[in-house]
Context: one part of a larger RNA
RNA sequence: GCCUACGAGUUACUCGUACGUUGCAAGGUUAAGUUUCUAAGAAACGCAGCCGAAGCGAAAGCAAGUCCUAACCGGGCGAUUUAAGUAACGUGCGGUAGACGCGAAACCGUGUGAUCUACCCUCGUCCAGGAUGAAGUGAGGGUAAAACCUCAUGGAGGUCCGAACCAGUAUGGGUUGAAAACCGUUUGGAUGAGGUGAGGGUAGGGGUGAAAGGCCAAUCAAACUCGGAAAUAGCUCGUAUUCCCCGAAAUAGCUUUAGGGCUAGCCUCGGAUAAAAGUGUAACGGAGGUAGAGCACUGAUUGGGCUAGGGCCGUCACAACGGUACCAAACCCAGACAAACUCCGAAUUCCGUAUACAUGUUUUCCGGGAGUCAGGCCACGAGGGAUAAGCUUCGUGGCCAAAAGGGAAACAACCCAAACCAUCAACUAAGGCCCCCAAAUGAUAGUUAACAGAGAAAGGAUGUUGAGUUGCUCAGACAACUAGGAUGUUGGCUUAGAAGCAGCCAUUCAUUUAAAGAGUGCGUAAUAGCUCACUAGUCAAGCGACUCGGCGUCGACAAUACUCGGGACUUAAACUAUCUGCCGAAGUUAUGGAUUGCUGAUUUAUCAGCAGUGGUAGGGGAACAUUCUAUGGGCACUGAAGGUGUGGUGUGAACCAUGCUGGAGCGCAUAGAAAAGCAAAUGUAGGC
Repeated sequence: GCCUACGAGUUACUCGUACGUUGCAAGGUUAAGUUUCUAAGAAACGCAGCCGAAGCGAAAGCAAGUCCUAACCGGGCGAUUUAAGUAACGUGCGGUAGACGCGAAACCGUGUGAUCUACCCUCGUCCAGGAUGAAGUGAGGGUAAAACCUCAUGGAGGUCCGAACCAGUAUGGGUUGAAAACCGUUUGGAUGAGGUGAGGGUAGGGGUGAAAGGCCAAUCAAACUCGGAAAUAGCUCGUAUUCCCCGAAAUAGCUUUAGGGCUAGCCUCGGAUAAAAGUGUAACGGAGGUAGAGCACUGAUUGGGCUAGGGCCGUCACAACGGUACCAAACCCAGACAAACUCCGAAUUCCGUAUACAUGUUUUCCGGGAGUCAGGCCACGAGGGAUAAGCUUCGUGGCCAAAAGGGAAACAACCCAAACCAUCAACUAAGGCCCCCAAAUGAUAGUUAACAGAGAAAGGAUGUUGAGUUGCUCAGACAACUAGGAUGUUGGCUUAGAAGCAGCCAUUCAUUUAAAGAGUGCGUAAUAGCUCACUAGUCAAGCGACUCGGCGUCGACAAUACUCGGGACUUAAACUAUCUGCCGAAGUUAUGGAUUGCUGAUUUAUCAGCAGUGGUAGGGGAACAUUCUAUGGGCACUGAAGGUGUGGUGUGAACCAUGCUGGAGCGCAUAGAAAAGCAAAUGUAGGC
C1' cells in the first nucleotide's frame, strides 16, 4: 500500500418545549400497591399526587381584581368577548448525565523499585617491569663548637616511563548497525581524592549529586504501577445508502473578547393575515450640501495701485521735515487655492402619494430547526501608504465562495452565459472564419515595410502619408556646372606683426559695377592661398520654410528554445473605416421523457395549461438496503442461503430472471424494533 472484518448523534429521566397521531374534555390522568384471570401478560380496583379551569402581592392576605399609597390621584400585573386543556405514544430540539467517536500535556491518592546508576557503611581483594633518589643514618673533610661540603647508605612521592586494570582525547567506520552507544587506530590515569567483589543503607517534591538539572532499572525540570477516570480539550482529525424542494453567511452590538460565544441580520419548515400588502417603472410633492463651481464668510495666496506703521538715507541742538527700485496692515484692480471654507450647486439617491402600468404574496406577524461571525477578486467613490503592493480600512455594484458550459493558448474572480434527462436537429452570444481548428485565402477604400502587428516613457530624427499656412518661380526659381567675386584700403585703433578673418571702435562709409560684406568659414608669424554671401551664363518646372494629424523608427539590458498558443502571414492571415455571409455554448428553439408548485377539468395519481427543477453550510420531504420480532400467505435435496458469470427493470439507493458452483435452509406482504449502511479518523485486528 491493497483486501477482509470491526469502527462514531446512543441510552436513561414522574425533565422542558414545539409539531404530529389517538382518547377524553372544563376537565384530564393515575403512581406505588391490591384483586382476578386464559399469568414474562391483561383487566378491574386504587383519587394519594400532578396539570388545567384566577389573579395580584415578598408575605400576612384579598380576590375579577390585586399591589404600591394617606388617597377614591396615578401606575404595574391581571380579568372581560371570542374560553382548551390533559394523558399516552412518535418525531425535532434543549437540559442533566462520558452524551457523536478517537486524542493530550498534566493533577491527586495507594503502592513497587538503589540487581542499572549516585553517595555512604561493613568485610575483602588487585596494581608486570623499569626510572628518579626526599628525610634520616654512616664515614671523611670542616668549625672553638655548630653550620656547611663530599662520598656512601637509605627508599619518600595525589613523582616519572609503561602492561594488567580503569577511563574515553582525536579521527575513520558504523547510523533500516554485528551493537537501542559498537569496531579500528590514537589517547589520559596507572600507590591513589586509585580500581574492584560481596553484603547492607538512603525513595519520588523525595533521595543522591567533586553540580552536568546529572543519576534514581534502555524512562527524569519531578520514576514506575494501579486507581480517581470515559479528567478536561472554546483545539486537530474522522463521522458510513439514494432521490426530490428551498438555500445562506463570513455583518452589527456586547464579550479577559478577537480562529470561542450570545442576541439581531441573512436560510428553511409550519401556521395566521389577503389589505389602500410588498416591490419595480413613470408622474407628482418633499429632503439634502456631495461632484462641479465660486471667493460673499473662515483661512491660505501672486502681481500691480493706493497708503497707515516700520526700516534705511538726507537736512538736523531738540522738535520737525524731505526722499525711498526696502518690509508692509487696511482699501482698490487683476489672477488663483481648501476634507474639517461656501454667495451657489447638479446627476444619482432617499422619503411620501386614495395616480397609472407591471408583478402576484415576493410583505407582515407567531412558532419549530439551523448554519454563519477568517472572506476573496474586479469596477467605481474615498481614507492610510509613496495618487507603491496579488498592500490595508470603509462605501456601492458584480462575480467566486456555493457555478458547470463557451471565449481569453494554459488561467477561482475578466468577457459571454445560469447545466432536470435524451437527440449524429436548428438559431445565436462573447469570440472567431489560411493550417493545426468549426466557419470568408470574402468585398470596398486607405495605411504600415518596422517581422511593426507580437510589451514601455521622457526625449531625438530630411521614415512615410494626409490636411493646412506662407514665400520664390518661364521677366527662368531650387539643385548642379562655367565665369566673376573688384577699387579707396593693409578702414581706424591696438600690436613685434594684425593686411576681410587675435582683440577693440565705428553715420560697417564711398567708388566702379551685371554683382561683390570695411567680409561666412578654412588657412598664414603676418602676407599669400581656398571658399561663402552676391551677380551673369548654361539647363528647364516646379522649389523652400512652418503648423497640425495617421502609421512606423531610435530610446529598448537576464539568465535552457528564437518564437504571435504554434506553423506561418507583407495590395496581408497586420492596422483604420464600412458592408455582406458563416462558425460558435449545457444560452434559445425543436422533438420525446422525468419531476415540483399553482390553476382548471375531471375523478383522487388521470388529463390539460402555465411557471419552475446549478448548488457548499444548512432546513424540509420521499424512499432503498441490513438484522431481529409479530401476523398472514409461501418457496426449498426435482436443490435454500452463500459464491461467480450473463441478460433485463428502476431517476437512484437497489431489484428481478437465468447458467455454473454450493448442499440446507430461505423469501414475500403488512406492521414493529434497531448493536441499521464506511474510503478516509498518521483508525483497530488479521491476511497478502
RNAcentral holds the full RNA, with entries from ENA. A computed fold for a 688-nucleotide part of an RNA from an Ignavibacteriales bacterium, annotated as large-subunit ribosomal RNA, domain II. Taxonomically the source falls in Ignavibacteriales (Bacteria, Pseudomonadati, Ignavibacteriota, Ignavibacteria). Its mean pLDDT, the model's own confidence on a scale to 100, is 85. Rfam family: Bacterial large subunit ribosomal RNA. Rfam links the family to the GO terms ribosome and structural constituent of ribosome. The literature on the family includes a 2002 paper in BMC Bioinformatics by Cannone et al., "The comparative RNA web (CRW) site: an online database of comparative sequence and structure information for ribosomal, intron, and other RNAs".